[in-house]
Context: one part of a larger RNA
RNA sequence: UCGAGUUAAGGGAACUCGGCAAAUUAGUCCCAUGCCUUCGGUAUAAGGGAUUCCUGCGAUUGUAUUUGUACGAAUGCAAUUACAGGAUGCAAUAACAAGGGCGGUCCGACUGUUUAACAAAAACAUAGCUUUCCGCUACUCUGUAAAGAUUAGUAUGGAAGGUGAAGUCUGCCCAGUGCGAGUAUCCGAACAUUCCUUCCAAGGAAACUAAGGACUCGUAAACGGCGGGAAUAACUAUAAUUCUCUUAAGGUAGCGUAAUACCUUGUCGUUUCAAUGACGACUUGCAUGAAUGGCGUAACGAGAUUGUCACUGUCCCUAACUCGAAUCCC
Numbered sequence: 001u002c003g004a005g006u007u008a009a010g011g012g013a014a015c016u017c018g019g020c021a022a023a024u025u026a027g028u029c030c031c032a033u034g035c036c037u038u039c040g041g042u043a044u045a046a047g048g049g050a051u052u053c054c055u056g057c058g059a060u061u062g063u064a065u066u067u068g069u070a071c072g073a074a075u076g077c078a079a080u081u082a083c084a085g086g087a088u089g090c091a092a093u094a095a096c097a098a099g100g101g102c103g104g105u106c107c108g109a110c111u112g113u114u115u116a117a118c119a120a121a122a123a124c125a126u127a128g129c130u131u132u133c134c135g136c137u138a139c140u141c142u143g144u145a146a147a148g149a150u151u152a153g154u155a156u157g158g159a160a161g162g163u164g165a166a167g168u169c170u171g172c173c174c175a176g177u178g179c180g181a182g183u184a185u186c187c188g189a190a191c192a193u194u195c196c197u198u199c200c201a202a203g204g205a206a207a208c209u210a211a212g213g214a215c216u217c218g219u220a221a222a223c224g225g226c227g228g229g230a231a232u233a234a235c236u237a238u239a240a241u242u243c244u245c246u247u248a249a250g251g252u253a254g255c256g257u258a259a260u261a262c263c264u265u266g267u268c269g270u271u272u273c274a275a276u277g278a279c280g281a282c283u284u285g286c287a288u289g290a291a292u293g294g295c296g297u298a299a300c301g302a303g304a305u306u307g308u309c310a311c312u313g314u315c316c317c318u319a320a321c322u323c324g325a326a327u328c329c330c
């Protein structure tokens, strides 16, 4: 100096990005248990008391004996247990073992899964919801094929996609891209047909025509999209209202400085002596927004963030000790 530990008066997070690490708590019995809630939970909530030994006196259960009043009583033994008094120690779950607790917010409903060896999560999955295809010699998939899986199944089934419990909802747009359906007409290949070319071949032209396209209609829980400029109310401000350009339609309900907000440490309030923090509001949203799901939510979480009580060598501010390793000496 390093590694692993132990203990510290007074203070108690002043340390630090951050209570990281450590400490606190801990088992069992009794009492007591708020907010919230999907009424199941939350919950070991929180919080408080007890815990060893001896004696006394009860209770319950089992069993046995005695008793001439027996549906009883008494007594013995065993097990469990209430209460009281006493004993020892600083301390009685004395060692080991063995939850720190409670709030606010975000995300994900939950249990589960994952980057073997830097990531366990808000990612994946999930039940539920929803769309599309498929009537079985099915759809989809594997294989050159034979054949096989789905399936010894049959739409309450199978395949493919999206969303992600339950609650409450899911607005407008089919112009573009896709998908589906239709189609009088038009475009649309080769073969075959007809015609031309010098006998053949090659060649040229016409007409016919499939899929597909043009065209018409539908479809957004398909891919996706969801405006601008003026004026206006008896202070000012604002604009229910009006005008105008324009689009396929011009963002509805919600939420909102957000895991999304550039300006931004937005403004106000609460929290602090002090806060670019947290929470609650406002909200002109650079660039929120509804199954690319919106909003809220009990329970749950080795998730993110913030507060508080307890606790402590994290710190003020270091010190002492134990075990081991190295430097060094032999």
Base pairs, nucleotide, nucleotide: 001325002324003323004322005321006320007319008318010316011315014314019311027051028050029049030048031047036041038165052087053086054085055084056083058081059080060079061078062077063076064075065074066073067072088092100309101308102307103306104305105304106303107301108300112124113123128163129162130161131160132159133158134157140149141148142147167295168294169293171226172225173224176223177222178219179218180217181216182215185214186213187212193206194205195204196203227245228244229243230242231241254288255285266282267281268280269279270278271277